[in-house]
The prediction has a mean pLDDT of 76. Predicted 3D model of an 88-nucleotide RNA (c-di-GMP-I riboswitch aptamer) from a Pseudomonadota bacterium. The model forms 95% of the base pairs in the Rfam consensus.

RNA sequence: AAUGGACAAGGGCACAACCCGCCGAAAGGCGGGCGUCGCAAAACUUCCGGUCUAACGGCGCGAAGCCUAUGACAGCGGGGUUGCCGGG
Numbered sequence: 001a002a003u004g005g006a007c008a009a010g011g012g013c014a015c016a017a018c019c020c021g022c023c024g025a026a027a028g029g030c031g032g033g034c035g036u037c038g039c040a041a042a043a044c045u046u047c048c049g050g051u052c053u054a055a056c057g058g059c060g061c062g063a064a065g066c067c068u069a070u071g072a073c074a075g076c077g078g079g080g081u082u083g084c085c086g087g088g
Base pairs, nucleotide, nucleotide: 003087005085012039013038018033019032020031021030022029023028037075043081044080045079047078048077049076050073051072052071057067058066059065
C1' cells in the first nucleotide's frame, strides 16, 4: 500500500411501530423520547435506474377523474466521495 470483514474490544447509527413538538398540499422531513429489525459505511452525494406524492400547471363546461417533479426516498439497487476498528 492493494484488498475486505474471520475473531475481538471500545464505541457509533437508528428503518418500522409508538409518544411529544414543529415544517409541508402531499409524499415526506426536522428536533426530542424509546432502542426492536438491522447496519462497516444505515456517513455524504440524486449522476443512472426505480419507487412515492401531485401543489402549480394541463385535459375536462364543471365535479369526479387522469396526466405532470420543479417535491421526496441515500434503511430500494448501482455509481462517486470520505471513513472507525481489526485481519493482512

Background
NCBI's taxonomy places the organism under Bacteria, Pseudomonadati, Pseudomonadota.